[in-house]
RNA sequence: GCAGCGGGUCAGACGAUCGCCGGUGAGUGCCGCGAGGCAACACGGGAGGAAAGUCCGAACUCCAAAGGGCAGGGUGCCGGGUAACUCCCGGUGAAGGUGACUUCGAGGAAAGUGCCACAGAAAACAGACCGCCGGGCCGACCCCUUGAGGGCGCCCGGCAAGGGUGAAAAGGUGGAGUAAGAGCCCACCGCGCACUCGGCAACGAGGGCGGCAUGGCAAACCCCACCCGGAGCAAGGCCAAGCAGGAAGCGAAGCGCCCGCAGCAAUGCGAGCGUGGCAGGGCGGCCCGCCCAAAGCUUUCGGGUUGGCUGCCGGAGGCGCUCAGCAAUGGGCGUCCUAGAGGAAUGAUCGUCGCUGGUGAAUGGGUGACCUUCACCACCACAGAAUUCGGCUUAUGACCCCUGCGGCC
Numbered sequence: 001g002c003a004g005c006g007g008g009u010c011a012g013a014c015g016a017u018c019g020c021c022g023g024u025g026a027g028u029g030c031c032g033c034g035a036g037g038c039a040a041c042a043c044g045g046g047a048g049g050a051a052a053g054u055c056c057g058a059a060c061u062c063c064a065a066a067g068g069g070c071a072g073g074g075u076g077c078c079g080g081g082u083a084a085c086u087c088c089c090g091g092u093g094a095a096g097g098u099g100a101c102u103u104c105g106a107g108g109a110a111a112g113u114g115c116c117a118c119a120g121a122a123a124a125c126a127g128a129c130c131g132c133c134g135g136g137c138c139g140a141c142c143c144c145u146u147g148a149g150g151g152c153g154c155c156c157g158g159c160a161a162g163g164g165u166g167a168a169a170a171g172g173u174g175g176a177g178u179a180a181g182a183g184c185c186c187a188c189c190g191c192g193c194a195c196u197c198g199g200c201a202a203c204g205a206g207g208g209c210g211g212c213a214u215g216g217c218a219a220a221c222c223c224c225a226c227c228c229g230g231a232g233c234a235a236g237g238c239c240a241a242g243c244a245g246g247a248a249g250c251g252a253a254g255c256g257c258c259c260g261c262a263g264c265a266a267u268g269c270g271a272g273c274g275u276g277g278c279a280g281g282g283c284g285g286c287c288c289g290c291c292c293a294a295a296g297c298u299u300u301c302g303g304g305u306u307g308g309c310u311g312c313c314g315g316a317g318g319c320g321c322u323c324a325g326c327a328a329u330g331g332g333c334g335u336c337c338u339a340g341a342g343g344a345a346u347g348a349u350c351g352u353c354g355c356u357g358g359u360g361a362a363u364g365g366g367u368g369a370c371c372u373u374c375a376c377c378a379c380c381a382c383a384g385a386a387u388u389c390g391g392c393u394u395a396u397g398a399c400c401c402c403u404g405c406g407g408c409c
Base pairs, nucleotide, nucleotide: 001405002404003403004402006401007400008399009398010397012353013352014351015350016349017348018347020046021045023043024042025041028039029038030037031036048382052393053392055391056390057389058388059387060232061231062230063229067288068287069286070285072228073227074226075225076224077091078090079089080088081087092106093104094103095102096101107223108222112221113220114217115216116215129163130162131159132158133157134156135155136154137153142151143150144149171189172188173187174186175185191210192209193208195206196205197204198203236310237309238308239307245301246300247299248298249297250296254275255274256273257272259270260269261268262267280292281291282290283289317336318335319334320333321332322331323330324329354380356378357377358376359375360374361373362372364371365370
C1' cells in the first nucleotide's frame, strides 16, 4: 500500500442571537373570597446505536378467582448465564476458508407410512444393457489360417469384480485365491458390540471381538424429550357531559286452581292450566370442571359520547472501583437522576475549531517507505422517542485491534 475477518470506541465540539417543550423558584407583578391561575425574570433538562423491522422473550394491565385432558404450537449436541427467550458464553462434533474466522437444517431412518423425476439392467425385500468365464453345437454363410483349427453365431450354466446411466448403485485400497469372480480369505481404513482410560457431559483416545451386507430425505408425515392461557398502553383507571328507544326469540324457583295415585288421617308423589321469571354468560379451540347471575338474556335496527386527567417514567436503571469466574454474568462499595410530547416539542442563522479526502509549499524531520507544519478547496454517514426493558435482524461514516499478500529499511 492492497485485500479481508471479527470485535471495540465515537456518532462532531465550543460560543452568540432568536425560537420550541418541560421542570425548579417560601422570591416579583396582575387576577381571584379561597384553592389557585396568568405573565415576566433567574437557573437547570430535552432522541438512537440502531429510536428502524415488529422477529422472539418479558415487566405491567384486564379477562379472572383457580384446575385436568385432547387438539395445536415452540425448542432440539453438552455444560453454564439470565426475570425469561428461538438469546448470550464456553465446549464437543460436522462443513467451508491459506488465514483471521464463519455456518449448522446438531434427538430418532432397526416403531410405522411415504418420496428419490429423467436416465439406467436395477433406486433398498433394489440387478444384467455392454461384458468376463466354463461346457455343448458348429450342417450352411462370412473372416483368419499351411493345416488341425480358431473367430463370428446358437444353446445351457456361473459372476456382479470391469464399463456405461445417474445427485446417489449392494463398503474403500492393496494382496492372495478362482474357470472367471465376489469380504470367499488376509492387511489397513470404515461399520457394529462390549471393555479400559480422560472428561460433569456432549465426546475423544486405546486395544479386543465380530458381521464382513444393510442408501438418502424427518426444513416429508411421524416418534421421543422438554416447554407453552388469551388479549394488549388504541391495555387499563378516574372525572365531566349527553341520549331514545323499537322488533323477534328464549326463560327457573315460588304461589294459586284443578286432576290422578298411596294413605284412617296428616301428608307425599305425579300430570295440566294460570301467575311468575336461572334463560344465559365467562374461562384462546373442544370436553370435563369451576365461577357469576334470584331476572332478565340472546340476536337485530336505531340514538348519544369521539372532552379532560391519569397510566407516562426511580428502573430486572446508568457510571466508577473491586472480588469471583476462561467467559457470558453475578456479588460488594460508592456515586448520579440523564425527554415525556399529545397530530405530536429539541429548530434556524453566524463565527471558530475538529474528523476525512484532494492539491500545493517548506534552507521542516527521516537511510528510506513516509511523517510533521502551513495554505486552499471539498466533505462530514444511517437516520427521529410515543408504556418500558433483554435480545436478534437490517441500514450506516470515521478510528483502533486482528489475518493474508506485496514493497521499503